The RNA shown here (transfer RNA) has 77 nucleotides and comes from a Polyangia bacterium.
Rfam family: tRNA. From the family's description: Transfer RNA (tRNA) molecules are approximately 80 nucleotides in length.
It was read from a public genome assembly.
Its mean pLDDT, the model's own confidence on a scale to 100, is 81.
NCBI's taxonomy places the organism under Bacteria, Pseudomonadati, Myxococcota, Polyangia.
[in-house]
RNA sequence: CGGCCUGUAGCUCAGGGGUAAGACGCGCUCGUCUGAUAAGCGAGAGGUCGGAGGUUCGACUCCUCCCAGGCCGACCA
Repeated sequence: CGGCCUGUAGCUCAGGGGUAAGACGCGCUCGUCUGAUAAGCGAGAGGUCGGAGGUUCGACUCCUCCCAGGCCGACCA
């Protein structure tokens, strides 16, 4: 420098145009249980869907640019 992939809840990830954004997961909070803790059980909170613009009746989803991370290749006096 070029190409490709990823970015969604605190974490790990689904969802790939049709309108209440999800998980049976881990974590967190509250309740229950216990002499107390853990485990178990029940409930709940938590999201600008990386940012901006565009297309569309409608965008987390498609397009463009940018940002961050990763992989491959090229260059390297």